A computed fold for a 1446-nucleotide RNA from an uncultured prokaryote, annotated as small-subunit ribosomal RNA. The RNAcentral record of the sequence draws on ENA.
RNA sequence: GAUGAACGCUAGCGGGAGGCUUAAUACAUGCAAGUCGAACGGUAACAGCAGAGCUUGCUCUGGCUGACGAGUGGCGAACGGGUGAGUAACGCGUACACAACCUACCUUUAAGUGGGGGAUAGCCUCGGGAAACUGAGAAUAAUACCCCAUAGUAUUGACAAUUUUAUUAAUAGUCAAUUAAAGCUCCGGCGCUUGAAGAUGGGUGUGCGUCCCAUUAGGUAGUUGGUGAGGUAACGGCUCACCAAGCCGACGAUGGGUAGGGGGCGUGAGAGCGUGGCCCCCCACACGGGUACUGAGACACGGACCCGACUCCUACGGGAGGCAGCAGUAAGGAAUAUUGGACAAUGGGCGCAAGCCUGAUCCAGCUAUCCCGCGUGCAGGAUGACGGCCCUACGGGUUGUAAACUGCUUUUAGUAGGGACGAAACCCUUGGAUUUAUCCAGGGCUGACGGUACCUACAGAAUAAGCACCGGCUAACUCCGUGCCAGCAGCCGCGGUAAUACGGAGGGUGCAAGCGUUAUCCGGAAUCACUGGGUUUAAAGGGUGCGUAGGCGGCGUCGUUAGUCAGAAGUGAAAGCUUACAGCUUAACUGUGAAAUUGCUUUUGAUACUGCGGCGCUUGAAUUAGGUUGAGGUUAGCGGAAUGUGACAUGUAGCGGUGAAAUGCAUAGAUAUGUCAUAGAACACCAAUUGCGAAGGCAGCUGGCUAGGCCUAUAUUGACGCUGAGGCACGAAAGCGUGGGGAGCGAACAGGAUUAGAUACCCUGGUAGUCCACGCCCUAAACGAUGCUAACUCGAUGUUUGGACGUAAGUUUGAGCAUCCAAGGGAAACCGUUAAGUAAGCCACCUGGGGAGUACGUUCGCAAGAAUGAAACUCAAAGGAAUUGACGGGGGUCCGCACAAGCGGUGGAGCAUGUGGUUUAAUUCGAUGAUACGCGAGGAACCUUACCUGGGCUAGAAUGCGAUUUACAGUCCCUGAAAGGUAGAGUUCCUUCGGGACGCAAAGCAAGGUGCUGCAUGGUUGUCGUCAGCUCGUGCCGUGAGGGGUUGGGUUAAGUCCCGCAACGAGCGCAACCCCUAUUGCUAGUUGCCAGCAUUUCGGAUGGGGACUCUAAGAAGACUGCCUACGCAAGUAGGGAGGAAGGCGGGGACGACGUCAAAUCAUCAUGGCCUUUAUGCCCAGGGCGACACACGUGCUACAAUGGCCGGUACAGAGGGCAGCUAAGCCGCGAGGUGGAGCCAAUCCCAGAAAGCCGGUCCCAGUUCGGAUUGAAGUCUGCAACUCGACUUCAUGAAGGUGGAAUCGCUAGUAAUCGCGCAUCAGCCAUGGCGCGGUGAAUACGUUCCCGGACCUUGUACACACCGCCCGUCAAGCCAUGGGAGCCGGGGGUACCUGAAGAUGGUGACUUUACUGGGAGCUAUCUAAGGUAAAAUUGGUGACUGGGGCU
Repeated sequence: GAUGAACGCUAGCGGGAGGCUUAAUACAUGCAAGUCGAACGGUAACAGCAGAGCUUGCUCUGGCUGACGAGUGGCGAACGGGUGAGUAACGCGUACACAACCUACCUUUAAGUGGGGGAUAGCCUCGGGAAACUGAGAAUAAUACCCCAUAGUAUUGACAAUUUUAUUAAUAGUCAAUUAAAGCUCCGGCGCUUGAAGAUGGGUGUGCGUCCCAUUAGGUAGUUGGUGAGGUAACGGCUCACCAAGCCGACGAUGGGUAGGGGGCGUGAGAGCGUGGCCCCCCACACGGGUACUGAGACACGGACCCGACUCCUACGGGAGGCAGCAGUAAGGAAUAUUGGACAAUGGGCGCAAGCCUGAUCCAGCUAUCCCGCGUGCAGGAUGACGGCCCUACGGGUUGUAAACUGCUUUUAGUAGGGACGAAACCCUUGGAUUUAUCCAGGGCUGACGGUACCUACAGAAUAAGCACCGGCUAACUCCGUGCCAGCAGCCGCGGUAAUACGGAGGGUGCAAGCGUUAUCCGGAAUCACUGGGUUUAAAGGGUGCGUAGGCGGCGUCGUUAGUCAGAAGUGAAAGCUUACAGCUUAACUGUGAAAUUGCUUUUGAUACUGCGGCGCUUGAAUUAGGUUGAGGUUAGCGGAAUGUGACAUGUAGCGGUGAAAUGCAUAGAUAUGUCAUAGAACACCAAUUGCGAAGGCAGCUGGCUAGGCCUAUAUUGACGCUGAGGCACGAAAGCGUGGGGAGCGAACAGGAUUAGAUACCCUGGUAGUCCACGCCCUAAACGAUGCUAACUCGAUGUUUGGACGUAAGUUUGAGCAUCCAAGGGAAACCGUUAAGUAAGCCACCUGGGGAGUACGUUCGCAAGAAUGAAACUCAAAGGAAUUGACGGGGGUCCGCACAAGCGGUGGAGCAUGUGGUUUAAUUCGAUGAUACGCGAGGAACCUUACCUGGGCUAGAAUGCGAUUUACAGUCCCUGAAAGGUAGAGUUCCUUCGGGACGCAAAGCAAGGUGCUGCAUGGUUGUCGUCAGCUCGUGCCGUGAGGGGUUGGGUUAAGUCCCGCAACGAGCGCAACCCCUAUUGCUAGUUGCCAGCAUUUCGGAUGGGGACUCUAAGAAGACUGCCUACGCAAGUAGGGAGGAAGGCGGGGACGACGUCAAAUCAUCAUGGCCUUUAUGCCCAGGGCGACACACGUGCUACAAUGGCCGGUACAGAGGGCAGCUAAGCCGCGAGGUGGAGCCAAUCCCAGAAAGCCGGUCCCAGUUCGGAUUGAAGUCUGCAACUCGACUUCAUGAAGGUGGAAUCGCUAGUAAUCGCGCAUCAGCCAUGGCGCGGUGAAUACGUUCCCGGACCUUGUACACACCGCCCGUCAAGCCAUGGGAGCCGGGGGUACCUGAAGAUGGUGACUUUACUGGGAGCUAUCUAAGGUAAAAUUGGUGACUGGGGCU
């Protein structure tokens, strides 16, 4: 885009067209084929006329007239109408042919129409039967039937000539024989018979075209042909007798499936593909099947007979029927109309005609089924109204000029009025042409549709809009609801709490009386490729050759004209398509003309090319001569090394094997060594990226036989060529059969190991096999994943083997094998004279993945199996090449307390603390590998507090605004656990006296929430990682993703720097700039310092001093700067120099692009959701502190490098007013008392400890260790019960250095020692953050473990290896193969029976027919039926096989 459509929602009108696609299922009822009295006998009905009877409006009589039931006869009924079951066929289409044919009615033409006869229906009489129907008798007519006459261009036979390519043809040739007729009449005519011709319609034959399956390959006995006969309108095996053995078939016979064919129709640029409804042509059919009759024509839709199925009637004896005609009914189905009107028109039948009949036809009805047209209003109108929807919500946007309102118009619908065309004939009548033929002219008659189309008037915007869609494709976006639910979906895919994708709404988009959906066809699809595709890797080259058919084929010339090309003729129906014009108001629709119909046939011409035939040629091909080459094949012989075995000898305890072992062998003497013998198999070095062969494949040496390639050159043949469906041959390994052989190796098997297991990898053995001969198998990643042949298209290099030139180097000419590249090709990788380039010929093969190279069938095979080779079902992918990452028990380079080397720990004990778990009314919440677990928490007794129990409040606990009021708050008393409650007493401060502050408080506005979502977020943080990376601009490369730069060679801590380079630059990171620290100047000198001077209570205490320490502001200093060595440079090295410091001096802050949907809604902020007498707020008590357990992090220890006692020395950094607190006094002590000083370089905390000196303990569960418990206290605090710290006395547990495993640290570090601070009333701090004191050991090195960086490689991964993914098993569903069987279908064969009918025979009966006809009898054929065996094709089947999906 389309449809004979259907379904959903919706619907105003008109015109045109269409309307059972299914059950060729069954049909009630009505109608659809009759007509003619001018063929006939007649008179049942009607009317008229005449007559009669009378009851005066009836009956009877008369065929007399018009007419006419039934009947005889003629014509028609074979047309028109329906359907598509069958049919793969001369059925259809097209073009021819009939010298093998017929044709009623019609036209033209020739001739004729004489005589005679006997019947029969109707009618009448008598029967049978329920009916349908039917029997007998008597009488009768014809254009019914029969006989005679006449007749020819008829028919038959014979003869002769001409024409034709030819026959049995044609031509009025001749002779003989045979066959005709019908009348009616209005007297005009209409008919009848025999010929000839025409027209029309048919019959028959032929060429070409006409679906799928080869898993249908052979078919055929009347089959193919001949002779003769029969039959037919006619040819013919159409039928029969005889004879011959043919005929069809890979150019697809036969069989199976499906199907009416064409003009056309849909689509498409076309070629095509699909289709055959309406209309036209042809065919076939008429309940299923068969048969003939009549007839011009039928084997007959509304005729006959028979068989069968079905339905109906019946008196049970017997009968009737055929809507695939028009309506209509039932059924089936998603689905398809009225039991309408009329013969007015067109057409048909009959008739002289009038006319009759006509469900053909013309109309109307139903139906949005399709096509076309029209309308549902037009213009103005902004305060951009109300309402709706959305938002950043004072307000804005949108619906939207839309509405309201004003003006205008009236198609359509409504009402009223008028009102067609289609009609002209026939016929009647008038007139004319010579006429009652015939023709012309005038008048008259005739309309179903239909009072319809159309026209006019009236009033009034009045009567008239929906459907689908809005994630992308694809035009159109927001809100709410829902929460992987409900649902959507054509494909991709949406939906798991912010859905433009579901549902609703607002808005929008598209089309519009329709709009969507479904189904089907074409297109897009170059996705079956003729036009117009491919095959290295995406699907696809046969394993290889030889070769049949076929296809294709070198040069010249002659002929032919089959193909080919051009002209002409015929045909190619009409309709349709296209086009011009015309008719309906337009269009759809219709008419007239043109064009087209690409085809077929005939004919004329052309002869380049192809074909065919003849003649010739040599360049393709082959042969010949001479060389040459090789693991080419086959066969025979020979050889040495190695291995095994045997014998002998030497010799002794192991050998062998592995990652390590064991099985195994060995004292009965192995292994090892030597000599000899023997067996089988394979051939080291040469050896190569080499050579040969069609492929498979081929390797010691020699010979025989044999095939090929190449080179050089002469001669010969003369296109002999290329390819190659089928076919034939060859064809690795494994395997099979028979017979040998068997050393080594070695499936199966056995044992030993390994392992969770180990039916494996490893080891020890070992059978088949491997080897030979003969015969099979016929497959491989049979690969160059690249078919064969010939031609053309730049070069370079190596190598093998020939020839020519050259002394040689080398040059050149062939044939191979390889590597790299230009052009070109390719999706790219890559290919590139050995093409995957450019063109040609032939063959093979492909058409999404899976199912499946499976099933069934067939062929081959001894078997294994091979070849050929589907479908159902299922998925939306499967796949190729390349890219970036990530990953690897891949490679290379490098780094890090990563390992190693060391030191000290953890894991064992007790306790502290955090977590899990459990418990609980609650044990609030969060953090969970590294990157949670002394974490949020830098202070849980109340508070904190978020949890639980109980008691209370509800605009609320807090804050702001706030009318009003002058009192409120506070205090006391009562109650209560408190919060709070009731009532009473009581009545604030300042003031410039205006008022203000504070407070209560009504209404109101903003409440509140540690409730949820860290997967809606901001901010902040952890980690990779202080790792060296991450990117950009321009240019370049690539179709592109991307790449280059950023890789490479060096170097560095570093993408740090240097060199090179299609790159050149730049940014974020690194480094540096900042802070602390190490050195030294300068400046400054109190509260710090004190060298020298003075004083002194001996304390820098004082006067002084700035020298020093120190303080704190500024400055210097370090840069591989210098030297040597190496290096191009960057840089590296040195027990270098100098220097306080040396190669980043040490430390800190500082964290690139990003990753982990990492953590946090409970710091804070915040979207959305939830809650509002509660999930908010207040209070008391409890809980966060529970305790069988498990884990993390720590502290203290286990002791002598130690504990205890005594004495004694040296820090740094901090803190201090609700504070630090001195001296003194009291207490064993915690502490108390006391009050000086200090807002701090001044005073205080504050005694540093380890250390050093001295003493003691003597290796013990101790003078170690301090848990636990008892008692007594101190302090803080409203309050230490749950649940604080500290002190004293007493008690004195585990623990004797810690399994597997695991952590930290590279120098002022580890280890060890103490001090301070934050939080804080106090403190569960052994934690955290800082400070200083003492102060080590070790690093060979980078193999390994972990993590990381760069380059490279593989990848089926990309959620990225914690990836992906295979098979069994378990369960559900689906389709399918096999299957004992069972049940059907269609077709064929054989036999039996055999209706109607046909043909033949007979025919004693019958007949006016007499050489005749008929009944009857009989033979053959035959529909249907039956029986039988096979083949074929479906369904179903216990059980069973695999497959797919979940």